[in-house]
RNA sequence: AGAGUUUGAUCCUGGCUCAGGAUGAACGCUGGCGGUGUGCCUUAGGCAUGCAAGUCGAGCGGGCCGCCGUAAGGCGGCCAGCGGCGAACGGGUGAGUACAACACAGGAACGUACCCUAAAGUGUGGAAUAAUUCCGCGAAAGCGGAACUAAUACCGCAUAGUCUCGCAAGAGUAAAAGGUGUAACUACUUGCUUUAGGAGCGGCCUGUGGGCUAUCAGCUUGUUGGUAAGGUAAUGGCUUACCAAGGCGACGACGGCUAGGGGGCGUGAGAGCGUGGCCCCCCACAAGGACACUGAGAUACGGGUCCUACACCUACGGGUGGCAGCAACCGGGAAUAUUGCGCAAUGGGCGAAAGCCUGACGCAGCGACACCGCGUGGAGGAUGAAGGCCUUCGGGUUGUAAACUCCUUUUAUAUGGGAAUAAAGAAAAGGUGAGGGACUGAAGGUACCAUACGAAUAAGCACCUGCUAACUACGUGCCAGAAGCCUCGGUAAUACGUAGGGUGCAAGCGUUAUCCGGAAUUACUGGGCGUAAAGCGUCGCGUAGGCGGUUAUAUAAGUGCAUGGUGAAAGCCUUGGGCUCAACUCAAGAAUUGCUGUGCAGACUGUAUAACUAGAGGACGUUAGAGGAUGCUGGAAUUCUCGGUGGAGGGGUGAAAUCCGUUGAUAUCGAGAAGAACACCAAGGGCGAAGGCAGGCAUCUGGGACGUUACUGACGCUGAGGCACGAAAGCUAGGGGAGCGAAAGGGAUUAGAGACCCCUGUAGUCCUAGUAGUAAACUAUGUUCACUAGUUGGUCCGGCAUAAGCCGGACUGACGCAAGCUAACGCGUUAAGCCGGACUGACGCAAGCUAACGCGUUAAGUGAACCGCCUGGGGAGUACGGCCGCAAGGUUAAAACUCAAAGGAAUUGACGGGGAGGCGCACAACCAGUGGAGCAUGUGGUUUAAUUCGAUACGAAGCGUUGGACCUUACCUGGGCUUGACAUGUACCUGCACGGUCAAUGAAAGUUGGCCUUCUUCGAGAGUGGUACACAGUUGCUGCAUGGCUGUCGUCAGUUCGUGUCGUGAAUUCUCGACUUAAGUGUGGCAACGAACGCAACCCGCAUCCUGUGUUAUAUUUUCACAGGAGACUGCCUCGCCACAAGCGGGGAGGAAGGAGCGGAUGACGUCAAGUCAGCAUGGUGCUUACGCCCAGGGCUACACACAUCCUACAAUGGAACCGACAAUGGGUUGCCAAGCCGCGAGGCGGAGCUAAUCCUCUAAACGGUUCCUCAGUUCGAUUGCAGGCUGCAAUUCGCCUGCAUGAAGCCGGAAUUGGUAGUAAUCGCGGGUCAGCAGACCGCGGUGAAUACGUUCUCGCCUCUUGUACACACUGCCCGUCAAGCGAGGAGAGUUGGGGGUACCCGAAGACGUUUGCCUAACCGCAAGGAAGGCGGCGUUGAAGGUAAACUCAGCGAUCAGCACUAAGUCGUAACAAGGUAACC
Repeated sequence: AGAGUUUGAUCCUGGCUCAGGAUGAACGCUGGCGGUGUGCCUUAGGCAUGCAAGUCGAGCGGGCCGCCGUAAGGCGGCCAGCGGCGAACGGGUGAGUACAACACAGGAACGUACCCUAAAGUGUGGAAUAAUUCCGCGAAAGCGGAACUAAUACCGCAUAGUCUCGCAAGAGUAAAAGGUGUAACUACUUGCUUUAGGAGCGGCCUGUGGGCUAUCAGCUUGUUGGUAAGGUAAUGGCUUACCAAGGCGACGACGGCUAGGGGGCGUGAGAGCGUGGCCCCCCACAAGGACACUGAGAUACGGGUCCUACACCUACGGGUGGCAGCAACCGGGAAUAUUGCGCAAUGGGCGAAAGCCUGACGCAGCGACACCGCGUGGAGGAUGAAGGCCUUCGGGUUGUAAACUCCUUUUAUAUGGGAAUAAAGAAAAGGUGAGGGACUGAAGGUACCAUACGAAUAAGCACCUGCUAACUACGUGCCAGAAGCCUCGGUAAUACGUAGGGUGCAAGCGUUAUCCGGAAUUACUGGGCGUAAAGCGUCGCGUAGGCGGUUAUAUAAGUGCAUGGUGAAAGCCUUGGGCUCAACUCAAGAAUUGCUGUGCAGACUGUAUAACUAGAGGACGUUAGAGGAUGCUGGAAUUCUCGGUGGAGGGGUGAAAUCCGUUGAUAUCGAGAAGAACACCAAGGGCGAAGGCAGGCAUCUGGGACGUUACUGACGCUGAGGCACGAAAGCUAGGGGAGCGAAAGGGAUUAGAGACCCCUGUAGUCCUAGUAGUAAACUAUGUUCACUAGUUGGUCCGGCAUAAGCCGGACUGACGCAAGCUAACGCGUUAAGCCGGACUGACGCAAGCUAACGCGUUAAGUGAACCGCCUGGGGAGUACGGCCGCAAGGUUAAAACUCAAAGGAAUUGACGGGGAGGCGCACAACCAGUGGAGCAUGUGGUUUAAUUCGAUACGAAGCGUUGGACCUUACCUGGGCUUGACAUGUACCUGCACGGUCAAUGAAAGUUGGCCUUCUUCGAGAGUGGUACACAGUUGCUGCAUGGCUGUCGUCAGUUCGUGUCGUGAAUUCUCGACUUAAGUGUGGCAACGAACGCAACCCGCAUCCUGUGUUAUAUUUUCACAGGAGACUGCCUCGCCACAAGCGGGGAGGAAGGAGCGGAUGACGUCAAGUCAGCAUGGUGCUUACGCCCAGGGCUACACACAUCCUACAAUGGAACCGACAAUGGGUUGCCAAGCCGCGAGGCGGAGCUAAUCCUCUAAACGGUUCCUCAGUUCGAUUGCAGGCUGCAAUUCGCCUGCAUGAAGCCGGAAUUGGUAGUAAUCGCGGGUCAGCAGACCGCGGUGAAUACGUUCUCGCCUCUUGUACACACUGCCCGUCAAGCGAGGAGAGUUGGGGGUACCCGAAGACGUUUGCCUAACCGCAAGGAAGGCGGCGUUGAAGGUAAACUCAGCGAUCAGCACUAAGUCGUAACAAGGUAACC
């Protein structure tokens, strides 16, 4: 510090995700030791048991016990009570609380036990009461009565002041004693009382600060203030009465939700963001509420009273309790420890002290929960052992790793020794006291030290596709599974599972959760808004607010500097010290960015004052304009009405029909009526803030521009809320209604047509008055100001300025009968032109900006001010709530859920029912066919034991197969073989030679047996056979693992590279535009210059000629064959086109051939996972007495049917018979076969010739001539019967041929569709390969030999450029909505259930306050009666809980309803993306 992910690729925008750090954590696997920390985050849920606050006998009276004593009595210990102090600290928790809290800085009207300082005092009386005893009630808890008693308990009186009250005089208010010691007094000491001060602590007040929410906008009646009184320690509406009507609030009151606050902690470069566990400070709380008492202090965690809930005891009458103290238990939960030891230390309470108490605290226990440290050994050791894994079988790796040798001993274990922490306090009256000595240790026999022993006791976890360090094998086969994101898995998975190996960290490692970071992804530091999300419709007027021109003076709020106080400690940081180091800890410093006091400065901002004119405004003059409102008015057109003419159609469309018309339409003429809109002018011309504004005239009225200026003097800019205006459609009321025209109706179109087209047509469109408040309200560009090169227009104003125009001179001259027309000349005026200002356009690689497109003085440039708005896509501009509206609806405006993208600009392709240009038997023109019939062949389907397999749009289907009776053969049935039909090797055995031959059995294969012969050096070897083992074999699978080969686009003209250029880049240019070509062929142009693969040429054949050679042949310069060469290049002439370049066209010469002469071979980069594992090769995989091999028979030849390709026909341009004529390519010895003879014929006999220019095949046929048939199901010929021939072991399934007989369909073929542009189509025969035999197929050969092409609109295919695109698997693309099904979340919902906070009323506990005629009463007063005072009780006020009522608010459930999201390949259509087939959208 970045990375992955949108695309075919690119740049940008933008979200999602990852790598880092952290935690009071949890879970999984694993686990040696120690130190230091830390440990209920959930139910402020409930709690058995024990402990957590007591102490003082030096305050008091007693009881019990012990010791001494004869006793009196003395001494000591323990105990409850009265009394004092403490219990308000310490410890826990975070429910409540957005302030009555907290933090920081200040303040004045207060209190304070214990402690310190100072001053003064402590005299004298009295009445009770607990304990105790007795009686009574009760289950208990406990309670009542009577009697007795003490005090540092209680109450008088005296005295007192720097105390209280009061102006003063004056009045008022205190106390307690105990201990030591003494014979006693004196004395000392601890207390007590009063006063003043201090310290520390506490109460109160003020300012500032720190959550979310405006879908909470108004809140408040003790409320805000005053007066008086009460109350308090004290101020104060704290409380009450009266008076006033205030107080708070967009700088967010009030309400809702959430939350203890801070020091700090985590992260971060910082700014920030998140957080508040442990430790420290503060607050609040103590089962839920209310209340007071005591006290210095409480509204009191381990005190009290009452209510409520819960729990326990009970004799049912009544009682008791409060772990959010330490442990423990139950429950909840993913989850959090011991019912431990000790007061030795530190600290606290009490005490004079000893001491007692202390779950504070110190320690230990449990937990890898965290941090830190240590260890699990070290050195050597190659034959690179064995084993594992992989392998190309050679080896590689695990790996110096192990074994083995030498060494060490931390840790563990054992034994021995063994701490520091502890020093004070105190020590016989008391104080001081150098020094000396003694007691006290929970942790702990621990830390630590020493010795012994022996490598001995000690390694796991995650990951290994990319991000991200680390790869192979096997298994699995879109399964099982993985996954943080992108994604992986469908038979060769580095992504799943396992193993080997590797990488990382390590007593831990991973996962999950949460926070910060990365994220400049809320942007203060530090972002944006033309098209990506984002400028409000105008932001027009304007409030608050923000910002603000020039000069001077004053001031000092902001600001700067200096300085004082504070900012607790701990923590962080720096330095140093102590534990062996570290964590940890101690000390010092720095820091604590803040708040506050004081002083100084005076630039800038603010404030105040005074002035200025450059901003702004005004005045005067001129001026353009569809600016607005109202009224009046005009012509053309449309429609309608009336009348005339006229007579059959009109209208409408792609074509039609609905419709109108003989009751007279359309057309045409005349007259009239009505409403709406304003041609030409008219122009990206003008005006307005925007919406918007257009015939003419008048009235009223707003704004602008220019010129002049001697006026005002910053009056300005922006503008949250607010106000106003605001197209169209819509709504309300009343008018109006010609044309147009949602809805509706009809006609068409269509599969349908709820549309597009046509015929009608209602609202509406128009006017008046309102309402509405939205638009792609767009320049998708807020307003204002300033600055920054240019070029060229338009409109308006002003200045200068000109004529051929205009005006005047002109009532003129000339001309003319006249009307009129008009020259020279001068003056004036105005176009053109130049200059200044305002508005409005275009261009632009100036610069600059921008992701690019583009913007570019009218900025999207450079700056300033202010406002509005944005933060991934969908859900959604939706729901709920509020506000507005008559409604429709508008405005404000979420969440759940879901996706990993959505998006912008540009690029290359592909595509378009986009455009331009061009080509092709592509269409057109012409000829002949196919599709109908019969048959042949192939295919599908069906059938079958098998009908082997493959090929399936073009580019499968007379294809692989160039020839299935057996063989072929791969298929089926049956019979056999198992190292095998075939190859190589090893070991062993076998005299068995090899080989030949015979027999039995059998369908054969095979099985079994016999005979003949004899190679040898008698060892081995070779051979053969056998056994065993390696292996053979496989037309089994995968053409989607492959090689090779092939098809196709397409013989189409394309496809690329280097360097350079341009662009951030993908990419571009070259390869483009013009002309041209069959051609990216060529020419010339050009930021390109060159090059490669294609094109062409080179190659072969044919056509002409020449030369040479040659067999054959009677012969030949010829023919033929072979070899070599010539020839054609738009080269020459002429005309035309072009730019006079390439080239094209017409004609000509010459030539066998003329513009590529004709034909072939030749197939660029690539496409189709095209075809082929069955031609061959080959990875992987399957089979191995079988999926291999052999044999016989069968099948591949089946047959309701469908398709493809042929053949033969349907006949007279024909058929048959006879006669006659002319080829070429080929083939031949297991062959071609002549002559001759036999047979009707197929063929047979025969054997000459030929290894071929020699012989044979070999009669070519169409054609010509003559005759017959005479238009018919025929003299056409499928099928079938009989008789024959040939090949072959074999002709039944299942060959070909011959003769005779038989005589089916078919009389030219629907929709549709194929081939062909010249020696071509058509037609005619011939040959060859395959082959024993079999050709309607295939490959070749020659004979005869046409028609047509206007042309490129259309069909198909292709090439180039351009354009659009939401496509990129690329239009067989993409994609929308309803419906149906499943699932999810949210909304509405008759209602229903619960929570929360208030309001009103009822009831009203404890308590407090007030009051009191009832009852009771020790201290004081009084001789007494009685009084004072107090208590109980009553009443009133207040008051928790409870109840009732109407609302509010937040949730749960809810039949049903509507929309949304997501799901497998469902249904219906085709809306959008191309002109998306009606341009799309608001």